A computed fold for a 71-nucleotide RNA from a Patescibacteria group bacterium, annotated as transfer RNA.
NCBI's taxonomy places the organism under Bacteria, Bacteria candidate phyla.
The RNAcentral record of the sequence draws on ENA.
Rfam family: tRNA. From the family's description: Transfer RNA (tRNA) molecules are approximately 80 nucleotides in length. By type it is a transfer RNA.
[in-house]
This record gives sequence, C1' cells and structure tokens, in this order.
RNA sequence: AGGGCUGUAGUGAAAUGGUAUCACUGCUGUCUCCAAAACAGCCAUUUCAGGUUCAAAUCCUGACAGCCCUG
Repeated sequence: AGGGCUGUAGUGAAAUGGUAUCACUGCUGUCUCCAAAACAGCCAUUUCAGGUUCAAAUCCUGACAGCCCUG
C1' cells in the first nucleotide's frame, strides 16, 4: 500500500427493515442474629458522520478502531 472480517450495557453474546433482548456484573428489597445462597425488582447498550425508507442495529457511502491475509 491492497484485500477480508468485526464493532450492540461494565463483560460476553442475540435480534427476517417494525417496542433493542438474554446471561453475568452492579444497585435495591425479601429471607437471615449477620452474611452467603435463593427469590423479586431496578439501572445501563447499537463506534462516528451522512444517504435510502413511513420506519435502519440491520440496506448503501465515507471515516475511525481492532484482528487477520498478501506484498
């Protein structure tokens, strides 16, 4: 320099263009003499900027970051 893949909550991952979801973590409560465990609840997320569309995590373009390949 060229090519490919990936980017979603603090972490790991789902989601046919139609309410962004699950697990763990965190916080609160119940229980307990106190904790742990268990149970109930709560908080928090689509890398960025444009475009298409009634509607974009999803499709298109560019940028950024990470990983891999070629030279």